Description
Predicted 3D model of an 82-nucleotide RNA (transfer RNA) from a Candidatus Sericytochromatia bacterium. The RNAcentral record of the sequence draws on ENA. NCBI's taxonomy places the organism under Bacteria, Bacillati, Candidatus Sericytochromatia. Rfam family: tRNA. Rfam classes the family as a transfer RNA. The coordinates come from a structure-prediction model, not an experiment, and the mean pLDDT is 80.
RNA sequence: GGGUGCGUGGCGGAAUUGGCAGACGCGCUAGACUUAGGAUCUAGUACCGCAAGGUGUGAGAGUUCAAGUCUCUCCGCGCCCA
Numbered sequence: 001g002g003g004u005g006c007g008u009g010g011c012g013g014a015a016u017u018g019g020c021a022g023a024c025g026c027g028c029u030a031g032a033c034u035u036a037g038g039a040u041c042u043a044g045u046a047c048c049g050c051a052a053g054g055u056g057u058g059a060g061a062g063u064u065c066a067a068g069u070c071u072c073u074c075c076g077c078g079c080c081c082a
Stems, first nucleotide, its partner, number of pairs: 001081007010026003019065001027045006046055003058074005
């Protein structure tokens, strides 16, 4: 340089027929239990806002009533070829 795949909360990882974003697991926080801890159980856990509400899927643009998903240009990473 050419080809190809991937990028989603603190981490892994779903939502691929374009139609409720973050299921599920781990971790963390609080509580219950315990002499204490572990294990177990319950609740919570993206951001802004007092709230109502708004924003958020690597960055930007486009298509669409509607985009994590489709198209384009970048950025980063993996694999193959040279």